[in-house]
Small-subunit ribosomal RNA from an uncultured bacterium, 1476 nucleotides, folded computationally.
RNA sequence: AGAGUUUGAUCCUGGCUCAGAUUGAACGCUGGCGGAAUGCUUUACACAUGCAAGUCGAACGGCAGCACGGGGGCAACCCUGGUGGCGAGUGGCGAACGGGUGAGUAAUAUAUCGGAACGUGCCCAGUCGUGGGGGAUAACGUAGCGAAAGUUACGCUAAUACCGCAUACGCCCUGAGGGGGAAAGCUGGGGAUCGUAAGACCUAGCGUUGAUGGAGCGGCCGAUAUCUGAUUAGCUAGUUGGUGGGGUAAGAGCCUACCAAGGCGACGAUCAGUAGCUGGUCUGAGAGGACGACCAGCCACACUGGAACUGAGACACGGUCCAGACUCCUACGGGAGGCAGCAGUGGGGAAUUUUCCGCAAUGGGCGAAAGCCUGACGGAGCAACGCCGCGUGAGGGAGGAAGGCCUUAGGGUUGUAAACCUCUUUUCUCUGGGAAGAAGGCCUGACGGUACCAGAGGAAUAAGCCUCGGCUAACUCCGUGCCAGCAGCCGCGGUAAGACGGAGGAGGCAAGCGUUAUCCGGAAUUAUUGGGCGUAAAGCGUCCGCAGGCGGUUUCUUAAGUCUGUUGUCAAAGCCCACAGCUCAACUGUGGAUCGGCAAUGGAAACUGGGGAACUUGAGUGUGGUAGGGGUAGAGGGAAUUCCCGGUGUAGCGGUGAAAUGCGUAGAUAUCGGGAAGAACACCAGUGGCGAAGGCGCUCUACUGGGCCACAACUGACGCUGAGGGACGAAAGCUAGGGGAGCGAAAGGGAUUAGAUACCCCUGUAGUCCUAGCUGUAAACGAUGGAUACUAGGUGUUGCGCGUAUCGACCCGUGCAGUACCGUAGCUAACGCGUUAAGUAUCCCGCCUGGGGAGUACGCACGCAAGUGUGAAACUCAAAGGAAUUGACGGGGGCCCGCACAAGCGGUGGAGGAUGUGGUUUAAUUCGAUGCAACGCGAAGAACCUUACCAAGGCUUGACAUGUCGCGAAUCUUUCAGAGAUGAGAGAGUGCCUUCGGGAACGCGAACACAGGUGGUGCAUGGCUGUCGUCAGCUCGUGUCGUGAGAUGUUGGGUUAAGUCCCGCAACGAGCGCAACCCUCGUUUUUAGUUGCCAUCAUUCAGUUGGGCACUCUAGAGAGACUGCCGUGGACAACACGGAGGAAGGUGGGGACGACGUCAAGUCAUCAUGCCCCUUACGUCUUGGGCUACACACGUCCUACAAUGCUACGGACAGAGGGCAGCAAGCCAGCGAUGGCAAGCAAAUCCCAUAAACCGUAGCUCAGUUCAGAUUGCAGGCUGCAACUCGCCUGCAUGAAGGCGGAAUCGCUAGUAAUCGCAGGUCAGCAUACUGCGGUGAAUACGUUCCCGGGCCUUGUACGCACCGCCCGUCACACCAUGGGAGUUGGCCACGCCCGAAGUCGUUACUCUAACCGUUCGCGGAGGAGGGCGCCGAAGGCAGGGCUGAUGACUGGGGUGAAGUCGUAACAAGGUAACC
Repeated sequence: AGAGUUUGAUCCUGGCUCAGAUUGAACGCUGGCGGAAUGCUUUACACAUGCAAGUCGAACGGCAGCACGGGGGCAACCCUGGUGGCGAGUGGCGAACGGGUGAGUAAUAUAUCGGAACGUGCCCAGUCGUGGGGGAUAACGUAGCGAAAGUUACGCUAAUACCGCAUACGCCCUGAGGGGGAAAGCUGGGGAUCGUAAGACCUAGCGUUGAUGGAGCGGCCGAUAUCUGAUUAGCUAGUUGGUGGGGUAAGAGCCUACCAAGGCGACGAUCAGUAGCUGGUCUGAGAGGACGACCAGCCACACUGGAACUGAGACACGGUCCAGACUCCUACGGGAGGCAGCAGUGGGGAAUUUUCCGCAAUGGGCGAAAGCCUGACGGAGCAACGCCGCGUGAGGGAGGAAGGCCUUAGGGUUGUAAACCUCUUUUCUCUGGGAAGAAGGCCUGACGGUACCAGAGGAAUAAGCCUCGGCUAACUCCGUGCCAGCAGCCGCGGUAAGACGGAGGAGGCAAGCGUUAUCCGGAAUUAUUGGGCGUAAAGCGUCCGCAGGCGGUUUCUUAAGUCUGUUGUCAAAGCCCACAGCUCAACUGUGGAUCGGCAAUGGAAACUGGGGAACUUGAGUGUGGUAGGGGUAGAGGGAAUUCCCGGUGUAGCGGUGAAAUGCGUAGAUAUCGGGAAGAACACCAGUGGCGAAGGCGCUCUACUGGGCCACAACUGACGCUGAGGGACGAAAGCUAGGGGAGCGAAAGGGAUUAGAUACCCCUGUAGUCCUAGCUGUAAACGAUGGAUACUAGGUGUUGCGCGUAUCGACCCGUGCAGUACCGUAGCUAACGCGUUAAGUAUCCCGCCUGGGGAGUACGCACGCAAGUGUGAAACUCAAAGGAAUUGACGGGGGCCCGCACAAGCGGUGGAGGAUGUGGUUUAAUUCGAUGCAACGCGAAGAACCUUACCAAGGCUUGACAUGUCGCGAAUCUUUCAGAGAUGAGAGAGUGCCUUCGGGAACGCGAACACAGGUGGUGCAUGGCUGUCGUCAGCUCGUGUCGUGAGAUGUUGGGUUAAGUCCCGCAACGAGCGCAACCCUCGUUUUUAGUUGCCAUCAUUCAGUUGGGCACUCUAGAGAGACUGCCGUGGACAACACGGAGGAAGGUGGGGACGACGUCAAGUCAUCAUGCCCCUUACGUCUUGGGCUACACACGUCCUACAAUGCUACGGACAGAGGGCAGCAAGCCAGCGAUGGCAAGCAAAUCCCAUAAACCGUAGCUCAGUUCAGAUUGCAGGCUGCAACUCGCCUGCAUGAAGGCGGAAUCGCUAGUAAUCGCAGGUCAGCAUACUGCGGUGAAUACGUUCCCGGGCCUUGUACGCACCGCCCGUCACACCAUGGGAGUUGGCCACGCCCGAAGUCGUUACUCUAACCGUUCGCGGAGGAGGGCGCCGAAGGCAGGGCUGAUGACUGGGGUGAAGUCGUAACAAGGUAACC
C1' cells in the first nucleotide's frame, strides 16, 4: 500500500466481498511447562446451606457457662463474683465505610470550569469548664398468655443511660432594658492528712461540656459539553414573576395565601425510543468511528412501590413501618424471609470457576492496651479464555535403505528425513539443601518445604491444526459424475474436477490452529481534513421575500472573534520517553514530557465583528430616447370549414394497401348565388422578438408591467442569496352557467387478423371555446439554481448610441445590451462545454449516497373528487448504470456483385418402375449420414462370403502378432459321424543350411505374459472432408492519434472479376489471399516417323505391300496476346469504349489450386489414438436367416404419355477407354440369350466394336393406338459350391397406370441448355447409379424495383450463445416477508374521579403521665405519651384517552423459484417512433 467482481473487450460511476488489527468470547480438532492477568456480556430470574459487622468489663448492674482460689461435706456433691474472665442485658462508638450490581436515569446524572446562602462525628491547634442534686429502668425474680415468633402484669437495681439546679470568657435571642443555655465520669500510681474499709485527697492518662479556627468530607447554585427520531410542532396552572407567611443546615415556588400573566420552543420545546457518565479501551497516518469488561473517580439501586425514625452523616444491601407479589413454617389462631456480599444451587443460555486457606502482609471497625472482628484483602484451586517466555533435542550420517505416492517405466519424490554414530539435559523423575516477603528491638508466614540451589538418571515425558482454482504462500493421483458435496466474493461438480471425498506431496501458523460472532480499518462508500449533481444517484417548474448566512472604498474608536505572554486546573492509573526490578519478556517500580480543553489575567490591533464620521464605483432615483406575438379589456376584419335556402345538373360520391360500413334518384358529390354559426388567424415568419417561468403571432383602441441606450443631476451600501412562507404555473381533470363550426377520449359500425377490446375507414358523446372558481402536476429540458469578478479569438443576426463619410439614407469602423454557430487555453469517464462555461474563484440555497421492493405502505397536511406533497421498512439481488469501442443484426440508408430476380429453354411435383431415406414391422430388419452442406450418401456394385445384425451349434493363449519349452519336415490323398465348424481314423511323404552341437521356415502341443473387440465417447483427439466461397477479403511491423478497448493503414475520389490498379491522405512498408507461374483445348514453327499417315511413284479387294514422312496424327521443345498500336472519353492517371492487325483481344475456354476463420459441422465403422468398458466373451469359428420386410410419406433418377413420333428395311460419320483366371476375330448350332471349335493380342499392330441421334424409302393417321411398356404365365440361357427367400439375360404370350401433370419448385448464359449414343471402374454374376467420352446443337438477358446469398461504407441497438438474440405483463403452482381487516389480547404513559395503609406535619384537649415549678398537699402548672380529626399520600378500583407489540376469517399488491399457459408491449424505423 491494495485486490476480486458488471463487459466480447474498454474507461468511468457504483455497490458487494477479501487481505489487517481487536475481544470478558463461544464452537470443532488437538494439547508439554512456567510467569503474570482475566473469568454470568443472557433472567435487576428464584435461591437450600455456611460465612460476609462488630467491639468495649478501663461506662454499668451483674454471673448463664469455663478455669482457679476459698468454705462445707466421707463421697457424690453443695456454697461462695473472691480471682481470671464473661453469655445475655443497660450504655458508648461503629454499623451511612468496605463489598456487589447497572434496573432506572437524556438530566435532581456525568465531565470541565466557576460560585455563595450552609453542615460537619472521629482528627489537629489553641481556649473556657467538668460543681452539686434527683427520679427511673432493663437485666434479674415471681406470675400469666402463646404451637412459635414473641409478649403482659407485679416487684428489685446500676451507670459515661435520663432530668432539674448552680456557674457562663466566649455563644444564642432581643424591643438594647434584658433574657436564655452545659457537662460524666473511668483507670493507673501515690509521700503526708482523714477514713474500719472502700475511699476522700494529690498526680498521670483516657473521657466529657461550651464556643473558635483548621484539615478532610458533604449539601446547594451557575456556565459549557453529552445518542436517535419532525411520519413527535407546539408545551406549560405552582406553570413564570411579585408580596406576606411557613420550611430547611442552607438559597430558592421548596411549600402555602393573595396579586399579575407570564415562561419555554425551528439555535428543536414537548413527546417517543435507546442509554449509567467519565478517566479511558479498540481501531485509524490523522481527523474520526465504535465501545465504557477488568483497574480508578462520580451517580443510581438493594424482592417491587411508598414512608419516615435514629444519627454528625441514611430516607439506610446483611435497620424499622406499611402495601403488593413470591417462598417457607404453622397446633390455622398467626408468624418468618429478601445473595445486584464470598462460595454454592436451580433456571436461562453458545457461554463464564472452589460451598478452599489465612488474617502472616496492606487497609478498616472497636478498645488505654493485649486483642477481637474483617469472603475487604493476601493466597491457593479450576479454565490454553487472552498476553509473555521455554521446550518437544543438537552435530554427523547416501547403498540417497525399506515402505508410501507419482511415472514418459528411464526415473522422480518423501529425504539427512529414518536407521546408525557422537553429544547435551532446558524440561521430566528422584534425592539433598532452602529463602526474601517481618515493620525501631524480640516474637509473628496462609502462600510453602513454594521460588531458588546442588546432585543423580536417561533422548529420555512432550505436535498439532488449517490450507493448496484466483484474490492468496502451496499440485498431483484415485473415487464421484449438476449426484454426493464445496463456497468469504467470483464461482466449482453433467466420465479425464489442481475447486467435492480420500491419498501422497507442498505451504502457513504453532501449544495451538481453524470457524462463528463483534467493532474499527481498508471505505475519499456521509468526503472538516476529503466527494459530488448536462448524460452515471442528484438543480426545487418559476419568481418574490421574513429570519439566517455572506457583503464595496476611506478614517477614528472598541477589543467580542483572532494572535501572543503569564497563572490555576484538567486525580491516580493508562499512552509516550528514559532508567530500574523479577535470568528475558509479559508484568511491575521510579522519574520526565508534549499537544489540547476550561478559567483567570496582561498585551497587540493587521483582518472579521460592534460604534462614530465620510465617499461613489455596487444598488436605486431622475431626464431624454427606443424595440417588442409582454399582460388585461373592448371593437373590427377576411380566407377556409360545416350547416340552411335557392339555381344548374345526373348517378354516383366518399374512403382504402384493397374494401366495406356511410351519403345519394325523396336528386347527393360537383358548381353558382344568398344566409347562419363557432373556432383558428395562411403568406410576412427568420437557430428573429418579448416574458421569471408556464407561455405569447389578423387589425385597431384604452389601461398597464418590464428591458435596452444616452446623460451623469440626486440618494449614499440602501446589496446578494434565501430554510419556513407567499404568488404565478402547459395539457388533462373537477364545480356552476353559457357556447358548440371543425377536431375528437368513451361508445357504435366496417375492415384487417389465428384473435384485434388496436393500428386503417365511417359515425360520434364528454372535452376542446367563453365567464367565475378549484386542481398544482409534465421529458415544467439547456435533463445545466441564483449573484459577482476574471480568463484568446472568428463569423452571423436583433436593438440603441457614437465616429468617418454623405445633402441624406446605405456602406465601413466602434461602444453597450441580447441571440446563434465555430473554436484556444482549461475542464471532462468519455460524449462534449468553451466570455451565454460544464474554465478559474467567492457567497447563499436546493438535492444525491447500489439495484429492486417504491415514489409504494402507514401517518399527517391540502383537495369536491381525481389525486398531490411529505415518505419508510421487511425481504431480495451482485450487480443496476454512464460514455465510448469492435462485431453481429435491422420488416435503416447508400454503392456493388452472383442463373439471385427478370428474359428464355428444358425439367421436378401427377403415372409405372429403379434406388435411397423416414416410419412401421421383425428374432434381426447391423451401423453411420439429417436444412442449404443427409436422402442413386459411406456402398467403385448385401445370393454364401462381404457382415458389423439375429437364431442355433462350437472354441477359450484363442481366427491373428511376439516371446519360452517340447514334438514333428512341410505338405498331399482318403474313410466315417455331423447342417457345418469340428471330431475320430487310414495312407503317401522324409526336403533346405550346418562348424554336426544345431538352425531357418512351416505344423502340432503346454503354461504364462498377452492377443482380440465394426464395444462407448467425433463434446477428449490426429488425419481427412464438407460449407460460407474462388466470396475478396484477413492480418502484421514501425510510426501517429486515443487514459483505454481500439483507430489509422484497409477510409475517401475513380476503376476493376478482384484490398485489381491510379490519385489523394499521418501514415510508411510487409505478409496470407486475388492475379500470374502448373495441366489441358484452340494457331503455328521445329524435332522424330512405328503399330500412325499417303500428296507424288509402283502395287493390292484392302495403306495390303514397296517407298516416302509433304499432309493428318502422335509427343517433346518453342513461338504467340502485352491494352503492345490507333482514336475518343477520363484528372495529362488507372481504366473504359471503338478500331486495326491476328488462329485467338482485353482473365481466350476449361481444370487443378480454397486466405484468417465459422459451424463443439461430418467421420472412433478407412486408418491412427487418450480414457472407459468386455475377457469360457461385447473375442473367435460355423450353418441358416436378415440387411431385399410394406398400410404409408419424402428425395434423386429411368421410361413414357407420342406424328419434330413409332415400326421395318437400307445407308453415313466419333472420341475416349478396357483386355491373359482377359478381350476374343472367324466358323458352326440356336429365333435369341448363348453354346462349341478357334486365329490374333500383355496391344497407336489383335479384340471389345455394328456408335446412336442422323439420312433415304415404306407403313401407321390421333386412337389408350403399330404410343407406352408395368405386371404375370410358360419355355430357355449364363455366372456361381449354391439363383427358394434374393441375380442378370433371351424367346413367346400377357399389355396396367399414363392423353404433359395443383400448390410449389430445380438446372442452365455457348459448343452451354436440350438431345443422342459409346466406354470405363466396381465385378464370378448383377447398373435406370457413378465417372468419363464424343455426335447434333439452340433461345434469351430490357434491366437491378423486388426474392435469396454475398462484399464495402454509414446509421440505430437494451443483441455478444450475437435476431433461431433480447425481453414485458396477466394467469396457474410453491415458498417468503409485508399492508389492510370485523376484531381479540398484552405492555407502557399521562390525566380525571373513588378508596386510602404506614408516616411526617397540623389540629384537638378525650385518656394517661416519675424527675421540674407552685401548693391549702386535695391538687394545679410546664412538658411528654397515647387516642381522635384534617392535608398530603403508595398500592388498589372505575372511566375515557395516547403510544406501541402479538394475533385474526378474509383480502391487496410485492419478492423469489432450468425447462407451465396466453399473447408480443419494448430494444432496429422493433414492424403504429419511443417516452413524460
Rfam family: Bacterial small subunit ribosomal RNA.